[in-house]
Predicted 3D model of a 480-nucleotide part of an RNA (small-subunit ribosomal RNA, 3' major domain) from an uncultured bacterium. The RNAcentral record of the full RNA draws on ENA, Greengenes and SILVA. Rfam family: Bacterial small subunit ribosomal RNA. The coordinates come from a structure-prediction model, not an experiment, and the mean pLDDT is 88.

Context: one part of a larger RNA
């Protein structure tokens, strides 16, 4: 000057506290950890590694094993020689394939009349390729993390022998180094707000979606037709909030309490956005890249098999232990999205998954689509049950060359733990929590995960002594 401190002072932050729901107990699902394996590929390890990298492991993906194969190589760049029945390649053998062997038929591009030459493409050979080998303690880039915390710092001057100090510290404020006032300071710059983007509310534009609004026609019935864009909407440009106004505190400031007026107040609500640095934090397997190292192999190519093992241990989730529930039939109302190698409609078969079958749609015009919890009626009466669905046999269906190791979904038939969770220990302050269900994205196929989207819709918060993480002064220190 920092760091600490079971010193002080002040200040934050779902940090405690209040509260509503979890985990942790059970069953599955998945990811480590262990153990096993030929191999169970690699990496990620407090927070900040465990549904991470994996936005899709059945072959492929695959970096791992075993067995088969190739060597100038799957692939680039040059050199030197050869090379017309040459490059290509039906077919036949051999093989699990990969590779190896044989072979019908057979080119192409450029000088030239031709003969021939050249290139290409092949073959030999050389120089090289090629490594998901190591080393993130060599590195770049990128990312996590203190952290959306308010802090980090220069320039000139002043003070100090020097490190350094002032400014940046007081007094007030405020989400904030925000502003005010004050002061050996005075400016300033990264950081904070704004400025970008969504929803709230209005207004202009624009109508192949809305709307019988108002008017005709039509229909069992429906914006079905004429018409019209007024509302709805949709998308683009605009306005709208600035403590502007009134009152009350404050130092007449800055601020702050309260009020009108408003669709909205005092940063309106949410995203984008991450300062100088701190973990030699994470990545050499995204890619780059310095050293090292294999180079008939640490490269490449193929079949099969493994990443899916299991006596266990943690992590994150999903169903559920029921009655504010179960099941059975009626009946409503979204929002965002995807759809031409896709979505698919009516209508038939089928109990189902699904098949037929294609009608319409490159989509505000058609489809995926039914939203669900909700309401309304019926049943079940506290049982391990008409609660739960794990397991397990048996039959089926879809992808895809192939579901045996190792898909997902459907009928049947079985129904297991489980009676609300020890210690502990997570998440959330509002249209959030909790509960409901729908889209997408990887993808053939496969989602209890991830990422959106809306329905329905809370309870508390008096407080800052306590635990944790920060922040600004300011004090001890034998630490740096």
């Nucleotide at each position: 000057u920092g760091a600490c401190g079971g010193g002080g002072g002040c200040c934050c932050g779902c940090a405690c506290a209040a509260g509503c729901g979890g985990u942790g107990g059970a069953g599955c699902a998945u990811g480590u950890g262990g153990u096993u394996c030929a191999a169970u590929u690699c990496g990620a390890c407090g927070c900040a590694a465990c549904g991470c990298g994996a936005a899709g492991a059945a072959c492929c993906u695959u970096a791992c094993c075993a067995g088969g194969g190739c060597u100038u190589g799957a692939c680039a760049u040059g050199c030197u020689g050869g090379u017309g029945g040459u490059a290509g390649g039906a077919g036949c053998c051999u093989g699990a394939a990969a590779g190896g062997g044989u072979a019908a038929c057979g080119a192409c591009c450029c000088c030239g009349c031709a003969a021939g030459g050249g290139g290409a493409g092949c073959c030999a050979g050389c120089a090289c390729a090629g490594g998901u080998g190591c080393u993130g303690c060599a590195u770049g880039g990128c990312u996590g993390u203190c952290g959306u915390c308010a802090g980090c710092u220069c320039g000139u001057g002043c003070c100090g022998u020097g490190a350094g100090g002032u400014g940046u510290u007081g007094g007030g404020u405020u989400a904030a180094g925000u502003c005010c006032c004050g002061c050996a300071a005075c400016g300033a710059g990264c950081g904070c707000a704004a400025c970008c983007c969504u929803c709230g509310c209005c207004c202009u534009u624009a109508g192949u979606u809305g709307c019988c609004a108002g008017c005709g026609g039509g229909u069992c019935a429906u914006g079905c037709c004429g018409g019209g864009c007024a509302c709805u909407c949709u998308a683009a440009g605009g306005g709208g909030a600035c403590u502007g106004c009134c009152u009350c505190g404050g130092a007449u400031a800055a601020c702050g309490g309260g009020g009108a007026g408003g669709a909205a107040g005092g940063u309106g609500a949410g995203g984008a956005c991450g300062a100088c640095g701190u973990c030699a934090a994470g990545u050499c397997a995204u890619c780059a890249u310095g050293g090292c190292c294999c180079u008939u192999a640490u490269g490449c190519c193929c079949u099969g098999g493994g990443c899916g093992a299991c006596a266990c241990a943690c992590g994150u989730g999903c169903u559920a232990c029921a009655a504010u529930g179960g099941c059975u039939g009626g009946u409503a109302c979204a929002a965002a999205g995807g759809g031409u190698u896709g979505c698919a409609a009516a209508c038939c078969c089928g109990c189902a998954a699904g098949g037929g079958g294609g009608a319409g749609c490159c989509a505000a015009u058609c489809c995926c689509a039914a939203a669900a919890a909700g309401c309304c009626a019926g049943u079940c009466u506290c049982a391990g049950u008409u609660c739960a669905g794990a397991u397990u046999g048996g039959g089926g269906u879809c992808u895809g060359c192939a579901a045996c190791u190792c898909g997902a979904c459907c009928c049947c038939a079985u129904g297991a733990a489980g009676g609300c969770g020890g210690a502990a220990u997570c998440g959330c302050u509002a249209g959030u929590a909790a509960u409901c269900g729908c889209g997408c994205a990887u993808c053939a196929g496969c989602a209890c995960g991830g990422c959106g989207c809306g329905g329905u819709g809370a309870a508390u918060a008096c407080g800052u002594u306590c635990c944790c993480g920060g922040g600004c002064c300011u004090u001890g220190u034998a630490c740096a």